[in-house]
Context: one part of a larger RNA
């Protein structure tokens, strides 16, 4: 100097505490240890692995296993030699890949020799093989935590310290005031994008108040520039103004205002720390393999189950289930798509079939509200499992998709020690979209609206960090 202490002060975060849903128990869904297996490919392993690399393992994918095959190779540069087209077509093995055999054979150019192409040999290929403790990028994490330096002065023999300590005050090394310091730089803040108000310009596909025209009804149509909306430029918010503390910086409270003291949210992650993570996104240094540790192909595996834990979906029911009716978004998405309507089915869907490359057409809400039913039962809870019969997508659903109907109804009566998550348009709760995609094991992951709460006395106590400051046998 740190670091560290079951030392001390001061001070922060959903840290605790208040207060509201959970998980821990029970079907299922998914990763993961283990167990097994020819293989169950590989990496992530306290927080910071475990619905994570996976934003899509039935072939493919693939990296794993079996078996069947190839070697200048599955793909590429060059250089000699040969040959001529490769190809393609037919035959034969064969599961394919391959492998034989047969026909059929190039362009330019008087040649020479050049282009394509196939064989041969060859130098360079090829490795998802090792090393993440050699590396480059990337990333997590401590942490949006208030830190983390530097010049030049001064102080110490030196490590070093001072500034950055103190006293106030912020979310904040924010600002303020003192001071042997003065000043600066990377961090904070703020520029920047999204929402909240409003004005201005614009008006089609979107709107429709007033006119006019039409329908059962409908901006439907002439038209309209008001509103909503679109989307482009501004306006605003600065503790500016008031009051009171206070030297100041500010701090209460007030007023205007659509927002008040950072209005909410998002991007952005300092000097490091963990020899954190990725040699399998990529890139690369050494090692290593070369008729195989490369490479094609068929079939299997990655989905295996006596346990075990992680994330989650579904429920235990009446603030509820079922049936009928009726309303209300937003984000996005669409041409081998998105599909409106109509006809066919119980239904999954099938067949017909306009309309949209889209503010024009399609996908497009569900809780809620109104009516009814059931009346505390393992029930009209709950939906696993499990027979059977369809759909659909794909060359194929045996191992291993979804999904639809019948029929079957399993565990569970709110869940031990113990643990999570949130402070408001949050939590709970509802449904909706997209992205990988043929399809789908998505109950995931990223997004979007709807309805919308409860609670913080307080800082002792648990967790994790700032700052000062004390002890130390640690570095």
């Nucleotide at each position: 100097u740190g670091a560290c202490g079951g030392g001390g002060g001061c001070c922060c975060g959903c840290a605790c505490a208040a207060g509201c849903g959970g998980u821990g128990g029970a079907g299922c869904a998914u990763g993961u240890g283990g167990c097994u297996u020819a293989a169950u490919u590989c990496g992530a392993u306290g927080c910071a692995a475990c619905g994570c690399g996976a934003g899509g393992a039935a072939c493919c994918u693939u990296a794993c296993c079996u078996g069947g095959g190839c070697u200048c190779g599955a793909a590429c540069a060059c250089c000699a030699c040969c040959g001529g087209a490769c190809a393609g077509c037919c035959c034969c093995c064969g599961a394919a890949a391959g492998g034989g055999g047969g026909u059929c054979u190039c362009c330019c150019g008087a040649a020479a020799g050049g282009g394509c192409u196939g064989g041969u040999g060859g130098u360079g290929a090829g490795g998802u093989g090792c090393u993440g403790c050699a590396u480059g990028g990337c990333u997590g994490u401590c942490g949006u935590c208030a830190g983390c330096u530097c010049g030049u002065g001064c102080c110490g023999u030196g490590a070093g310290g001072u500034g950055u300590u103190g006293g106030g005050u912020u979310a904040a090394g924010u600002c303020c005031c003192g001071c042997a310091a003065c000043g600066a730089g990377c961090g904070c803040a703020a520029c920047c994008c999204c929402u909240a108000u409003c004005g201005c310009c614009a008006g089609u596909u979107a709107c429709c108040a007033g006119c006019g025209g039409g329908u059962a009804a409908a901006g439907c149509c002439g038209g309209g520039g008001a509103c909503u909306c679109u989307g482009g430029c501004g306006a605003g918010a600065c503790u500016g103004c008031c009051u009171g503390c206070g030297c100041a910086a500010g701090c209460a409270g007030g007023a205007g205002g659509a927002a008040g003291g950072u209005g909410g949210g998002g991007a952005c992650g300092a000097c490091g720390u963990c020899a954190a993570g990725u040699c399998a996104u990529c890139a690369u240094g050494g090692c290593c393999c070369u008729u195989a540790c490369g490479c094609c192909c068929a079939g299997g595996g990655c989905u295996g189950c006596a346990c075990a834990c992680g994330u989650g979906c579904u429920a235990c029911a009446a603030u509820g289930g079922c049936c009928g009716g009726u309303a209300c978004a937003a984000u996005g998405g669409g041409c081998a798509g998105c599909c409106a309507c109509c006809u066919c089915g119980u239904g999954a869907g099938a067949g017909g079939g306009a309309g949209c490359g889209a503010a024009u057409c399609c996908c497009u809400a569900a809780a809620a509200c109104c009516g009814g039913u059931c009346u505390c039962a393992g029930u009209u809870c709950g939906g696993a499992u499990u027979g059977g019969a369809g759909u659909c997508u794909g060359c194929a659903a045996c191992c291993c998709g979804a999904c639809u109907c019948c029929a079957u109804g399993a565990a569970g009566c709110c869940g031990g020690a113990a643990u999570c998550g949130c402070u408001a348009g949050u939590a709970a709760u509802c449904g909706c979209g997209c992205a990988u995609c043929a399809g789908c094991c998505a109950c995931g992951g990223c997004g979007c609206g709807g309805u919308g709460a409860a609670u913080a006395c307080g800082u002792u106590c648990c967790c994790g960090g700032g700052c000062c400051u004390u002890g130390u046998a640690c570095a």